[in-house]
Molecule: transfer RNA
Organism: Chloroflexota bacterium
RNA sequence: AGGAGCGUAGCUCAGUUGGUAGAGCAGCGGUUUCCAAAACCGCCGGUCGGGGGUUCGAACCCCUCCGCUCCUGCCC
Numbered sequence: 001a002g003g004a005g006c007g008u009a010g011c012u013c014a015g016u017u018g019g020u021a022g023a024g025c026a027g028c029g030g031u032u033u034c035c036a037a038a039a040c041c042g043c044c045g046g047u048c049g050g051g052g053g054u055u056c057g058a059a060c061c062c063c064u065c066c067g068c069u070c071c072u073g074c075c076c
Base pairs, nucleotide, nucleotide: 001072002071003070004069005068006067007066010025011024012023013022019056027043028042029041030040031039049065050064051063052062053061
C1' cells in the first nucleotide's frame, strides 16, 4: 500500500427480505437455609464505535472517519 472480517448491556454473544433492541453470565432485592452455596422469583442495565446521507421509519442500506483481528505485498 491492497484485500477481508469484526465493533450491540459490565462480560460472552444473538438480532440481516428496514418496522419501537434480546439471551446467558455478572450486579441488586426476595424466597429458602442455623449461616452460606445451590435452586427458584423479581429487578437493574445499551439512543447498536463517531459523523453524515437515503427512507414515513435504519443495529440492518449508502458515504466517510476511528479502533481491533487476519491475509497479501513493499522497505529495513